[in-house]
């Protein structure tokens, strides 16, 4: 240094619920709160899921161009600590 990840150390993030706000919606932001997380830090590049719109259809669904999710997954970039 790389892989790796401990009942180690120092710190970090924060699911659901509830409250306030933004958005047509998915969802996001703030507060509260901890289910969890060794990348739960960053990037929508591949797959996936979700949303509204349009067209086809009018049973389900399909297609198109948009949008959302990084706490679904693969990949890329960066990073604290150091027992085995």
């Nucleotide at each position: 240094c790389u892989c790796c990840g401990a009942c180690a150390a120092u710190g970090g993030c924060a699911a659901a619920c509830c409250c306030g706000g933004a958005g047509c919606a998915a969802u996001c932001c703030g507060g509260c709160g901890a289910c969890g997380c060794a990348a739960a830090g960053c990037c929508a590049c591949g797959g996936g899921u979700c949303c509204a719109c349009u067209u086809u259809a009018c049973g389900a669904a399909a297609a198109g161009g948009g949008g959302a999710c990084a706490g679904c997954u693969g990949g890329g970039c960066u990073a604290c600590c150091g027992a085995a």
Molecule: c-di-GMP-I riboswitch aptamer
Organism: Geomonas diazotrophica